[in-house]
RNA sequence: UAACAGCAUAGGGGAGAGACCUCCGUGUCUACGGAGGCACCGAAGGGGCAAGCUGGCGAUGAAAACCGGACGUCGGCGGCGAAACUCUCAGGUCAAAGGACCCUGUGCUGUGG
Numbered sequence: 001u002a003a004c005a006g007c008a009u010a011g012g013g014g015a016g017a018g019a020c021c022u023c024c025g026u027g028u029c030u031a032c033g034g035a036g037g038c039a040c041c042g043a044a045g046g047g048g049c050a051a052g053c054u055g056g057c058g059a060u061g062a063a064a065a066c067c068g069g070a071c072g073u074c075g076g077c078g079g080c081g082a083a084a085c086u087c088u089c090a091g092g093u094c095a096a097a098g099g100a101c102c103c104u105g106u107g108c109u110g111u112g113g
Base pairs, nucleotide, nucleotide: 001112003111004110005109006108007107008106009105010104011103012102013101018038020037021036022035023034024033025032026031039093040092041091045089046087047086048085052080053079054078055077057075058074059073060072061071
């Protein structure tokens, strides 16, 4: 000290799906909260896995014979293993809030010169 990456923070953008039904309470008036029911959504969070890598086991090959054997191939079991895919636990289905992700600014850390 330009750039890049990560973390934090501020601002901006940001989808989907019942303002559903029943009961109770508050309120007095299309509302709010709680419980239950059915139906849906996927972009807080969370779970699952492909290729690949890897560890035992079995079979087989491994320059004449015997023994052994690195290693190769096949099979099965296990471990690691991504997502905007998938599950729908959680969360959500008027608005508000939240919201993966994107942009900009600032700060810190790291790589590099």
Predicted 3D model of a 113-nucleotide RNA (Glycine riboswitch aptamer) from an Anaerolineae bacterium. Of the family's consensus pairs, 91% are formed in the model. Taxonomically the source falls in Anaerolineae (Bacteria, Bacillati, Chloroflexota). It matches the Rfam family "Glycine riboswitch aptamer". Its family is annotated with glycine biosynthetic process in the Gene Ontology. The coordinates come from a structure-prediction model, not an experiment, and the mean pLDDT is 79.